[in-house]
The RNA shown here (Glycine riboswitch aptamer) has 109 nucleotides and comes from Thalassolituus alkanivorans. Its mean pLDDT, the model's own confidence on a scale to 100, is 79. Rfam family: Glycine riboswitch aptamer. About the family: This family represents the bacterial glycine riboswitch. It was read from a public genome assembly, where an Rfam model found it.
RNA sequence: GAUAGGCCAUCUGGAGAGAGGCUGCACCUGAUGCAGUCCACCGAAGGAGCAAGCCGGCGGACCAUUCCGUACGGUUAAACUCUCAGGUACACAGGACAGGGGGAGGGGC
Numbered sequence: 001g002a003u004a005g006g007c008c009a010u011c012u013g014g015a016g017a018g019a020g021g022c023u024g025c026a027c028c029u030g031a032u033g034c035a036g037u038c039c040a041c042c043g044a045a046g047g048a049g050c051a052a053g054c055c056g057g058c059g060g061a062c063c064a065u066u067c068c069g070u071a072c073g074g075u076u077a078a079a080c081u082c083u084c085a086g087g088u089a090c091a092c093a094g095g096a097c098a099g100g101g102g103g104a105g106g107g108g109c
Base pairs, nucleotide, nucleotide: 001109007103008102010100011099012098013097018039020038021037022036023035024034025033026032027030040088041087042086046084047082048081049080053075054074055073056072057070058069059068060067061066
């Protein structure tokens, strides 16, 4: 000096599922808002679960530090699974993820 992944804020795109019942409160008195509760539903904040593989244990084969097996233990991913949390008209908000330019820092060169 340029610079990968990751990080920070910012801009753009960004799905699903109830205008459900009851109760309470508030007001602009209504397809109103908020809270609690019951039932139904969704998965894309967050959270939880696990497959092969790997490591170990055990058993077996072998000259072997090699190989094979395994209702055992550990480790272990996701947009899969669960639905604790969150969410379920439009709008707003949120939103995994993707892209843009910017910033700090920076492994390696």